[in-house]
């Protein structure tokens, strides 16, 4: 140098005009009146200044958490997440770091599983006889069964006699399953450990030696999961538990449209509330009720009725006067609570640096810092130089220089906070491993 692998940081930069949200600044300007005046306060709103203004993933809402509100004697049954072992954390299904067991790569290293198969049920495609005590070729007749033949021997029957026939045991040869076997073949991803022997009729852990796997019982290293050594026992009847099951932990339920204040109107509900005089119906005088952002000032607005009840007097289908009771300008005060505001809401498992513990996640301590809060939802638009990818031209022995064009990802926060997963143009940095070559 060159190709691999792991992990980790960035995710363009200035600079300028126009704009969006917010915070402060009180610096203008208007609004708060529905009559006026003095000023200060106070608020809305516009301008103006100065300062903030999106990520590594804001995303997908998959998994844990705060927070909030609602339920909630206790126990146990259903249900539903985890599941090899130790840490880590506020909690994981998360991340460190270890063990198994499988697969890949010359290696760094990477991938995927990983309570529990002697409670019980289930499934095991195709193919096979058969998928858990199975018999398709296939191996044996040792026993007991049939059968076929020799042989030897024993009865009946026929024969003049050699003999023949039936038939009964007995040896013995061979054949069959209805018998015994599982060794070999065959079939499958998988067929009841494997190789060598004894054995046997033929075989087979049926027995033996060895290897391999279970499981006990010791030990030795480790917190453990697990390894490793040794004795034991023939115990060797497969697999799936991402199929119910079974053990063992753990778990209420809904979400910031959570949830909390205020609170225009509009509608209820309670209370207070003038009602007299003159006059001519108009109007006045007196009275009431309240505005006017607050104070000051004193002024404006609107009401000042009823009739169908009852007693009464009077000659009276009328009048007058008493009682109650109904409206009533308005306002006040209750209870819910729209519409709108305000909290929640961003100072928190926070961020940076730096020490220090630990292999590592990660935890201590010290110092420093404040860094969007929108609400149909701002964080943009345009242009100029640049910096970086790719071409093309020029220059140059090479490095590189110079000009021109091109491109510059993925996406945007909506309580928040720790994770997993997906998307991502480029560019950096550093560990390890292979291989060349140089000294």
């Nucleotide at each position: 140098c060159a190709g691999g692998u792991c992990g980790g940081u960035c995710g363009g930069g200035c600079g300028a005009u126009c704009g969006c949200u917010g915070a402060a600044c009180u610096c203008a300007g208007u609004c708060g009146c529905g009559c006026u005046u003095u000023g200060c306060a106070c608020g809305g709103c516009u301008g103006g200044u100065u300062c903030a203004g999106a990520g590594g993933a804001a995303a997908g809402u998959c998994c844990g958490c705060a927070c909030u509100c609602c339920a909630c004697a206790g126990a146990g049954c259903a249900c539903g997440a985890u599941g090899c072992c130790g840490g880590a954390u506020a909690a994981c299904a998360u991340c460190c770091g270890g063990g198994g067991c499988a697969g890949g790569g010359u290696a760094a290293c990477c991938u995927g599983c990983u309570g529990g198969a002697u409670c019980g049920g289930g499934c095991c495609a195709c193919a096979g006889a058969g998928a858990c005590a199975a018999a398709c070729c296939g191996c044996c007749c040792a026993a007991g069964g049939g059968u076929u033949g020799a042989c030897g021997u024993g009865g009946c029957a026929g024969u003049c006699a050699g003999c023949u026939g039936c038939u009964g045991c007995g040896u013995u040869a061979g054949c069959c399953a209805c018998g015994g076997c599982a060794a070999g073949g065959g079939u499958g991803a998988a067929a009841a450990g494997g190789u060598g022997g004894u054995g046997u009729a033929a075989g087979a852990g049926a027995c033996c030696a060895c290897c391999g796997g279970c499981g006990c019982g010791u030990g030795u290293a480790g917190c453990a999961a697990u390894a490793c050594c040794c004795g034991c026992g023939g115990c060797c009847a497969g697999g799936c538990a991402a199929c119910c099951c079974c053990c063992a932990u753990c778990g209420g339920g809904a979400g910031c449209a959570a949830g909390g204040c205020c609170a225009a109107g509009c509608a209820g509900g309670u209370a207070c509330g003038a009602u007299g005089c003159c006059g001519a119906u108009a109007g006045g005088c007196g009275g009431g009720a309240a505005g006017c952002u607050g104070c000051u000032c004193g002024u404006u607005u609107c009401c000042u009725g009823g009739a169908a009840u009852u007693c009464c007097g009077c000659c009276g289908u009328g009048c007058g006067g008493g009682a109650a009771c109904c409206c009533g300008a308005g306002u006040a005060c209750c209870g819910g609570g729209u519409a709108g505001g305000c909290c929640g809401c961003u100072a928190g498992a926070g961020c940076u640096g730096g020490g220090u513990g630990g292999a590592g996640a990660c935890g201590c301590c010290c110092a420093g810092c404040c860094a969007a809060g929108a609400u149909a939802g701002a964080u943009g638009a345009u242009c100029g130089c640049u910096g970086g990818u790719g071409c093309a031209g020029g220059u140059g022995u090479u490095a590189g220089c110079c000009u021109g064009c091109u491109u510059u990802a993925c996406a945007g926060a909506a309580u928040g906070c720790g994770g997993c997963u997906u998307a991502u143009a480029g560019a950096c940095c550093g560990g390890c491993c292979u291989g060349g070559g140089a000294u």